[in-house]
Molecule: transfer RNA
Organism: Coemansia sp. RSA 2599
RNA sequence: CCGCAAUGGUCUAGUGGCUAGGAUCCGACGCUCUCACCGUCGUGGCCGGGGUUCAAUUCCCCGUUGCGGA
Repeated sequence: CCGCAAUGGUCUAGUGGCUAGGAUCCGACGCUCUCACCGUCGUGGCCGGGGUUCAAUUCCCCGUUGCGGA
């Protein structure tokens, strides 16, 4: 200097507008003599700033961090 990525505690899907989806963790309840398993419900998230737009997690610019390359 160039490219890619950043989404709950962790892993991950996604798209210009819909309650941002799933797995796991955690909590409550059910089940069980108890625990575990299993089932139901719940909590919790778009890296930061700016711009475009009626509307941005998504598009554009800058920055930060990580990975790769020259």